RNA sequence: AUUACAAGUGUCUAGGGUUCCACAGUAUGAGUAAUCCAUAGCUCAUCUGGUUCGGUCCAAGAGACACGAGCGAACGUAGUUCGUUUCACGGAGGGAUAAAAGCCCGGGAGGU
Numbered sequence: 001a002u003u004a005c006a007a008g009u010g011u012c013u014a015g016g017g018u019u020c021c022a023c024a025g026u027a028u029g030a031g032u033a034a035u036c037c038a039u040a041g042c043u044c045a046u047c048u049g050g051u052u053c054g055g056u057c058c059a060a061g062a063g064a065c066a067c068g069a070g071c072g073a074a075c076g077u078a079g080u081u082c083g084u085u086u087c088a089c090g091g092a093g094g095g096a097u098a099a100a101a102g103c104c105c106g107g108g109a110g111g112u
Stems, first nucleotide, its partner, number of pairs: 008067005015058002020055002022052001023049003027046006070084006087107001089110001093105003
C1' cells in the first nucleotide's frame, strides 16, 4: 500500500432529547354541592414548560452481558466437545427521526 472476512445479532447501560403518557402552572374556557347567584375547591379540555433527576422512545467500533461467526485441536462423517477470539487517541461539519445524542456519515478526516 492492496485484498478478503460477520469487526454480526439480541438484551441492557453511559448518554439523549420531547412525538405519546405522566408531572407542573397566580394561563384560558367549560362543567360541578347544599333553594338561587357568587367565591373557593374539584373535574375535563386547550395552551405553556425538557432550566420537569419520571414512563414510552433513540442509543455506543473505541461500554457490559449472552448467543453466534472465524481459526486451531480431538472425536471420525456430521456434527459434538474443548481452546482461542488481539489493539483502538479522534475533530469540525452534515443527516435521520417528534427531537437530540458516544445514533449514521465513521475503526471517517486527522493523530500516535
This is a predicted structure of a 112-nucleotide RNA (Guanidine-I riboswitch aptamer) from an Actinomycetes bacterium. The model forms 96% of the base pairs in the Rfam consensus. The coordinates come from a structure-prediction model, not an experiment, and the mean pLDDT is 79.